[in-house]
RNA sequence: UCGACCAGGUAAUCGCUGUCCUUCGCCGCCAUCGGAAGGUAGCGGGAGAUGGAGGAAAGUCCGGGCUCCAAAGGACAGGGUGCCAGGUAACGCCUGGGGGGCGCGAGCCUACGGAAAGUGCCGCAGAAAACAAACCGCCUCAGUAUGAGGUAAGGGUGAAAAGGUGCGGUAAGAGCGCACCGCGCAUCUGGUAACAGAUGUGGCAGGGUAAACCCCACUCGGAGCAAGACCAAAUAGGAAUCCAUACCGUGUGGUCCGCAUGAGGGUUCGGGUAGGUCGCUAUAGGUGCUUGGCGACAAGCAUCACAGAUGAAUGAUUACCCAAGACAGAACCCGGCUUAUGGUCGA
RNA sequence: GCGAGAUAGCUCAGGCGGUCAGAGCGUCGGAUUCAUAACCCGGAGGUCGAGAGUUCGAGUCUCUCUCUCGC
Numbered sequence: 001u002c003g004a005c006c007a008g009g010u011a012a013u014c015g016c017u018g019u020c021c022u023u024c025g026c027c028g029c030c031a032u033c034g035g036a037a038g039g040u041a042g043c044g045g046g047a048g049a050u051g052g053a054g055g056a057a058a059g060u061c062c063g064g065g066c067u068c069c070a071a072a073g074g075a076c077a078g079g080g081u082g083c084c085a086g087g088u089a090a091c092g093c094c095u096g097g098g099g100g101g102c103g104c105g106a107g108c109c110u111a112c113g114g115a116a117a118g119u120g121c122c123g124c125a126g127a128a129a130a131c132a133a134a135c136c137g138c139c140u141c142a143g144u145a146u147g148a149g150g151u152a153a154g155g156g157u158g159a160a161a162a163g164g165u166g167c168g169g170u171a172a173g174a175g176c177g178c179a180c181c182g183c184g185c186a187u188c189u190g191g192u193a194a195c196a197g198a199u200g201u202g203g204c205a206g207g208g209u210a211a212a213c214c215c216c217a218c219u220c221g222g223a224g225c226a227a228g229a230c231c232a233a234a235u236a237g238g239a240a241u242c243c244a245u246a247c248c249g250u251g252u253g254g255u256c257c258g259c260a261u262g263a264g265g266g267u268u269c270g271g272g273u274a275g276g277u278c279g280c281u282a283u284a285g286g287u288g289c290u291u292g293g294c295g296a297c298a299a300g301c302a303u304c305a306c307a308g309a310u311g312a313a314u315g316a317u318u319a320c321c322c323a324a325g326a327c328a329g330a331a332c333c334c335g336g337c338u339u340a341u342g343g344u345c346g347a
Numbered sequence: 348g349c350g351a352g353a354u355a356g357c358u359c360a361g362g363c364g365g366u367c368a369g370a371g372c373g374u375c376g377g378a379u380u381c382a383u384a385a386c387c388c389g390g391a392g393g394u395c396g397a398g399a400g401u402u403c404g405a406g407u408c409u410c411u412c413u414c415u416c417g418c
Base pairs, nucleotide, nucleotide: 001347002346003345004344005343006342008321009320010319011318012317013316014315016052017051018050019049020048022046023045024044025043026042028040029039030038054327058338059337061336062335063334064333065332066224067223068222069221078220079219080218081217082216083097084096085095086094087093098112099110100109101108102107113215114214118213119212120209121208122207135155136154137151138150139149140148141147142146163181164180165179166178167177168176182204183202184201185200186199187198188197189196190195228278229277230276231275238269239268240267241266242265243264248262249261250260251259252258285304286303287302288301289300290299291298292297322325348418349417350416351415352414353413356372357371358370359369365403374390375389376388377387396412397411398410399409400408
């Protein structure tokens, strides 16, 4: 540095929770003329059997299943990803390979398309930050304080200054010419490809920045189990129908009449709430073997059943042993990533 | 399950990265006043929640983590 594995153990007692079986009690339904016996649904209690957190259950950072929403087909906007090939239900994940970087090494890291499509930005310093440009310096000329011209080899500034080194060349210089290196283009060879190598050619295309806008390629509908489906009280409201509308309720009043005031009552139906049931855990499932593949993974066979709550369980005490026990607790499910964390083994 | 935020003691600005780290209140010192307050003048106070990455350069862009708040 890399990979794999474990997640204290045993016994006793008490307790929590899911399922199954059995028994007792209660309340219904079926059946019957009625009852007992019987069958069946539910609730409660007792006895028994059996199961009961994780490698991260965490963060909610990605992807998918599932469910509903104008069935979501197309276009625009917006988001995401970005070397190549493969794996997968899918992914921003994984495997193998290429390029680059770091390390003595084992090995590790890599947002790694496009800057000759366009736009923007590059503070300070510096002459100049990009259609280049002359501050110092060098060279030439002139009328010699100085001015005009040539020049990017040198100095200086900066993160970055128009290919690098050497030789030639020149007034001084310069890819101006040449050799090597780098770069672009073309061809050939190897490779599925990314890419690598060889040969030829161009004197160099003209700074950096796309985790700036953008272009290109691929991809993404939205919401989320409090999704959603079913059953269904009381009260209020709705609809239909029946009754009442000389009635009924309230107030006034000791009571009745009267007066004032309100519009009601029964049945049925439907929606929704409380509440309950389902969704709920049998799956992209685990283990073992064989085969294919470098591998991720795939196929076949055998075998196993492994939490499912809804105030929400998996705990407590005692004893013994050892290597002396860290991080930490499911809530629809699964594949990853990231983060937290004790120990063992191998290379 | 979903969303937003963290900048001085407090409340907040900070456009598409650069001398850009600011404002108000507070605090400290001075001045004024018999004294205090107000007014006036001046100063201090910040690893921009933490750690990495991109870039020459990060409060700002990207990723991971921590904390807080809301539905």

This is a predicted complex of two RNAs, RNase P RNA and transfer RNA, with 418 nucleotides together. It holds a member of the Rfam family "Bacterial RNase P class A". Gene Ontology terms of the family: dimeric ribonuclease P complex, ribonuclease P activity and tRNA processing.